Notes: A computed fold for a 73-nucleotide RNA from a Planctomycetota bacterium, annotated as transfer RNA.
Formats: sequence, structure tokens, C1' cells
RNA sequence: GUCCCCAUCGUCUAGAGGCCCAGGACAGUGGCUUUUCAAGCCACCAACGGGGGUUCGAAUCCCCCUGGGGACG
Repeated sequence: GUCCCCAUCGUCUAGAGGCCCAGGACAGUGGCUUUUCAAGCCACCAACGGGGGUUCGAAUCCCCCUGGGGACG
């Protein structure tokens, strides 16, 4: 330099154009239970890397950038 893949709550992940102002698990916070702790149950908390485009509608499709990984030279 060229090409390919990836980027979503604190962490791991689901999502494949409308059913999603984004679901689940763990973590965290509060409550119930318990003599206490743990476990269990309930509730809360918290995310689409940035910009542009397509579309009536984008986490999802396209382009650029940023970051990470890989192949070739």
C1' cells in the first nucleotide's frame, strides 16, 4: 500500500429494514425472604464508535473516517 473481518449496557451477547424510544445473562443498586450470610424472588440501573447517504422507516443496507484483528506484497 491492497484486500477481508469486526465495533451494541460495566462485561459477554441477541438482532438480518417496521413486531425494538433495542432483548437476555452476569455484575451493580434497592426491596422481600432469612437470626446473619449465601441462595431464591421482585424492581431499578445501563448500550447501537463518529459523519454522510438510501428509504415513508436504519442497530440492520451503502460510502467515508476512527479503532481493533487478519491475509498478501
RNAcentral holds the sequence, with entries from ENA.
Rfam family: tRNA. Rfam links the family to the GO term triplet codon-amino acid adaptor activity. The family's RNA type in Rfam is transfer RNA.